[in-house]
Model confidence (mean pLDDT): 82 of 100.
Predicted 3D model of an 81-nucleotide RNA (c-di-GMP-I-GGC riboswitch aptamer) from an uncultured Rubrobacteraceae bacterium.
It was read from a public genome assembly, where an Rfam model found it.
């Protein structure tokens, strides 16, 4: 460089509950496993979703989502060239 064997170390962990912060979206710890080959990182774009004041469908002057998609950084094991 190209992929991820219906494969193997090893990795994350959605929902459901429980606790704590938050208005809210939601995050963080436990607990579990739908799923994940970047389910590492980073809100730059496009989406969705709060919340806000207009006042009624757009809007930001505020957020959230990287497990929505696309971008940028970076990286394990293993296979092939």
């Nucleotide at each position: 460089c190209u992929g991820g064997a219906g494969a193997a170390a090893g990795g994350c962990a959605a929902a459901c509950c429980c606790g704590c912060c938050g208005c809210g979206a939601g995050g963080c710890g436990g607990a579990g496993a739908c799923g994940c080959a970047a389910a590492g990182c980073c809100a730059c774009g496009g989406g969705c979703c709060u919340c806000u004041a207009c006042c009624a469908g757009g809007a930001g002057a505020a957020g959230g989502u990287a497990g929505c998609c696309g971008g940028g950084c970076u990286g394990c094991c293993g296979a092939g060239a």